[in-house]
Two RNAs folded together computationally: RNase P RNA and transfer RNA, 460 nucleotides in total. It holds a member of the Rfam family "Bacterial RNase P class A". Rfam links the family to the GO terms tRNA processing, dimeric ribonuclease P complex and ribonuclease P activity. Model confidence (mean pLDDT): 81 of 100.
């Protein structure tokens, strides 16, 4: 890493299906035998989705996730290929790096801005001078040397998780990309490659420390809810209280009461954090909202034939698709899938027994559908390859 | 079934990257005849577990475990 998770028989029971009998208040009930009846994880609900409902139209901002590359899917955070990094071991090399093997990952941007980087330490990102090293003046000192003072100085030391290319030769007062080799880095870039990306030359002494699972930037997806979705029947109640806002004009018609349309304002409901648009009602009375109460916890669909299972066979390194041929494989609603017997199997234990083996004992894991599915991650006794 | 939150001392909370606090309570000590109250001192924590990100995690990410809340339908 991939695969299996006890096997057969009998008996007594649980759900489903259809059939046959019986009986019904025609809704069903109940009797016989027949047939089917957890999982690799049904699980955690982390992801992605199908299906239902919310929509008169949406845009925008906020917001949530994702992140190398290119492919497979209905989708995807998942799979499969490549790629660059890291880490381990083995060769080589003065080293620094280079080949090769194996293994690893939430792998875009730190040269857009901000932020943080405790202690420690001279200095934590506008670099910086504690020791130390070399030098000038002065001063002591026979001299080596000492002290003060100024200046060069990042090779050593030391501190840190991290100290501003690395190794080696030269150079130098003493050092230093201050000069060369070679490794690294940058920018530019023939060729190669669908792309990441590698690289051949060519140029630059070197700039730009780490933290994006810290704000944030790039890109690209994303409306919400959730089978207790909704859908239909049947039944019973108080279709019950309390709260919640908004007006103004123009016009036409009038039996002068008013009623009908416009305009703009409003208030509120609708895709659910705003905003803007749309677009229904309504602007003194109901609908609507929210909130206290009342009532019923019955029965149908949804509900299991699907991105389904096997099996050849073609494509493709592959994930995976296409393609014949073949099968139906749990739909329950407080919730079935079990008990107990007998025969083998796996391993332990105990006794015999040189042993093969026999008898005898307890034991076989994690765990159980609840709308379906593709994933991930998590539990697992043993077993095969 | 589905959707949410939570977990820091004995309790109840705070702290959201740099040495874990706070009030109650508890122990001890002075106060008093004693006792309460007060006053001084101390104690006590695998931040709920495991792995990661990061120099550093109680605070960020991820799994696990425990709790605790909502969710029917009529009108």
């Nucleotide at each position: 890493g991939a695969c299996c998770g006890g096997a057969c028989g009998g008996u007594c029971g649980c759900u489903g299906u259809a059939g046959c009998g019986c009986u019904u208040u025609c809704g069903g009930g109940u009797g016989c035998g027949a047939c089917a009846g957890a999982g690799g994880a049904a699980a955690g609900u982390c992801c992605g989705a199908a299906c239902u409902c919310c929509g008169c139209a949406g845009a925008g901002c906020a917001g949530u996730g994702u992140g190398c590359c290119g492919g497979a899917u209905a989708a995807c955070g998942u799979c499969c290929g490549g790629g660059a990094c890291g880490u381990c071991c083995g060769g080589u090399u003065c080293a620094a790096g280079c080949c090769g093997g194996a293994u690893g990952g939430a792998c875009g941007g730190a040269a857009a801005g901000u932020g943080c980087c405790a202690c420690a330490g001279a200095a934590a990102a506008c670099a910086u001078a504690c020791c130390g090293c070399c030098u000038c003046a002065g001063c002591c000192g026979c001299a080596a040397g000492g002290c003060c003072g100024g200046g060069g100085u990042a090779a050593g030391g030391g501190u840190g998780a991290a100290a501003a290319g690395g190794u080696g030769c030269g150079g130098u007062a003493a050092g230093a990309g201050c000069g060369c080799a070679c490794c690294g880095c940058c920018g530019c870039g023939a060729c190669a490659g669908u792309a990441a990306u590698g690289c051949a030359g060519c140029g630059g002494g070197c700039a730009g420390g780490g933290c994006a699972a810290a704000c944030c930037c790039c890109a690209c997806a994303c409306g919400g809810a959730g089978c207790a979705a909704g859908a239909c029947c049947a039944a019973a109640u108080a279709g019950g209280g309390a709260g919640g806002a908004a007006g103004u004009u123009c016009c036409g018609c009038u039996u002068c009461g008013g009623c009908g349309g416009g305009a703009c304002a409003c208030g509120u409901g609708c895709c659910g954090g705003c905003u803007c648009g749309g677009u229904g009602c309504g602007u003194c009375a109901a609908a609507c909202c929210u909130u206290c109460g009342g009532g019923u916890a019955g029965g149908u669909c949804g509900c299991u034939a699907g991105a389904g299972c096997c099996g050849c066979g073609c494509a493709g390194c592959g994930a995976u698709g296409c393609g014949c041929g073949g099968c139906c494989c749990a739909g329950a609603g407080g919730a079935a899938u079990g008990g107990c017997c007998g025969u083998c199997c796996c391993g332990c234990c105990g006794c015999a027994g040189c042993a093969a083996u026999g008898c005898g004992g307890a034991g076989g894991a994690c765990a159980g559908a609840a709308u379906u599915c593709g994933g991930c991650u998590u539990a697992c006794a043993g077993g095969u390859c | 079934g589905g959707g949410c939150g939570c977990u820091u001392a004995a309790c109840u909370c705070a702290g959201c990257g740099g040495u874990a606090g706070a009030g109650u309570g508890c122990c001890a000590u002075c106060u008093u005849c004693a006792c309460a109250c007060g006053g001084u001192g101390g104690a006590a924590g695998u931040c709920a577990u495991a792995g990661g990100u990061u120099c550093g995690a109680a605070u960020c990410c991820u799994a696990u475990a425990g709790c605790g809340c909502c969710c029917a339908c009529c009108a």